This is a predicted structure of a 74-nucleotide RNA (transfer RNA) from a Bacteroidota bacterium.
RNA sequence: GGGGGUAUAGCUCAGUUGGCUAGAGCGCCGCAAUCGCACUGCGGAGGUCAGGGGUUCGACUCCCCUUAUCUCCA
Numbered sequence: 001g002g003g004g005g006u007a008u009a010g011c012u013c014a015g016u017u018g019g020c021u022a023g024a025g026c027g028c029c030g031c032a033a034u035c036g037c038a039c040u041g042c043g044g045a046g047g048u049c050a051g052g053g054g055u056u057c058g059a060c061u062c063c064c065c066u067u068a069u070c071u072c073c074a
Stems, first nucleotide, its partner, number of pairs: 001073007010026004019057001028044005050066005
C1' cells in the first nucleotide's frame, strides 16, 4: 500500500425482511429478606447504535467517505 472482518449500556454480546418505546447477562443503585454480610427475589438508573453524508414515508439495519481495531496478502 491492497483485500476482508468488527465498532450497539461501565464490561461481554444479541438485534430475523428496513417499521411500533433498542434488548440480555454481569456490574451499579434502591427495596425485601438477614443480628450483619454473601446468596436470592423485586424494582430502577444507565444508549449521539464509532463519526459524517446519502437513499427512503421511515435507517442500528441499505450505499459512500472517514476514524479506531483485528486479520490476510505484499
Its Rfam family is "tRNA". Rfam describes the family as follows. Transfer RNA (tRNA) molecules are approximately 80 nucleotides in length. It is annotated as a transfer RNA. The organism belongs to Bacteroidota, within Bacteria. Its mean pLDDT, the model's own confidence on a scale to 100, is 81. The sequence was found in a public genome assembly.